[in-house]
RNA sequence: AGGCGGGUAGCUCAGCGGUAGAGCGUCGGCCUUACAAGCCGAUGGUCGCAGGUUCGAAUCCCGUCCCGCCUA
Numbered sequence: 001a002g003g004c005g006g007g008u009a010g011c012u013c014a015g016c017g018g019u020a021g022a023g024c025g026u027c028g029g030c031c032u033u034a035c036a037a038g039c040c041g042a043u044g045g046u047c048g049c050a051g052g053u054u055c056g057a058a059u060c061c062c063g064u065c066c067c068g069c070c071u072a
Base pairs, nucleotide, nucleotide: 001071002070003069004068005067006066007065010024011023012022013021018055025043026042027041028040029039030038048064049063051061052060
């Protein structure tokens, strides 16, 4: 320098045009003498950044930054 994959909630990851979700976590409640487990509820996001296309973009296109792998 080039190619491929990835960046979404505190963490691990889904979602590939039509209101952003799950599990774990955190908080509260139930249960227990108490703790853990279990059950119920709540809490959660400038979708890496910046433009473009579109009635509408996390999703498609362009640029760019970061991480990993490969080639030179």